[in-house]
RNA sequence: GCAGAGUAGAUGUCGAAGCGUUAAGUGCCCGGUGAACAGGGAGUUGUCACAGGGACGAAGAGCUUAUGCUUGCGGUUUCGGUGUCGCAUCCCGCUGC
Numbered sequence: 001g002c003a004g005a006g007u008a009g010a011u012g013u014c015g016a017a018g019c020g021u022u023a024a025g026u027g028c029c030c031g032g033u034g035a036a037c038a039g040g041g042a043g044u045u046g047u048c049a050c051a052g053g054g055a056c057g058a059a060g061a062g063c064u065u066a067u068g069c070u071u072g073c074g075g076u077u078u079c080g081g082u083g084u085c086g087c088a089u090c091c092c093g094c095u096g097c
Base pairs, nucleotide, nucleotide: 001097002096003095004094009085010084011083012082013081014080015079016078017077018076019074020073021072028054029053030052032050033049034048035047039092040091041090042089060071061070062069063068
């Protein structure tokens, strides 16, 4: 000098267990605060989280004396399997030549 590896995480899908269906959650907008971003350092206008404000907005049904049970629904939550993508960027390091 050339080539390469590797994370957090994101997302699709499958499974399980929950929550909601008396509407929380999800998604969208606003500004605020904070966090994380390959082995080390730095780190954004990118990402995520939190609380606040704003607009929008939904699928229940059957059984049961009842507790509840069954089956749906939700751009629902968490965990696990699996596929895909994967450090904005900069410097150094690692592997091969």
This is a predicted structure of a 97-nucleotide RNA (THF (Tetrahydrofolate) riboswitch aptamer) from uncultured Butyrivibrio sp.
Its mean pLDDT, the model's own confidence on a scale to 100, is 78.
It matches the Rfam family "THF (Tetrahydrofolate) riboswitch aptamer". The literature on the family includes a 2010 paper in Chem Biol by Ames et al., "A eubacterial riboswitch class that senses the coenzyme tetrahydrofolate". About the family: Tetrahydrofolate (THF) riboswitch was first reported for Ames et al. as an RNA motif in 5' untranslated (5'-UTR)regions of folate transport and biosynthesis genes in Firmicutes genomes.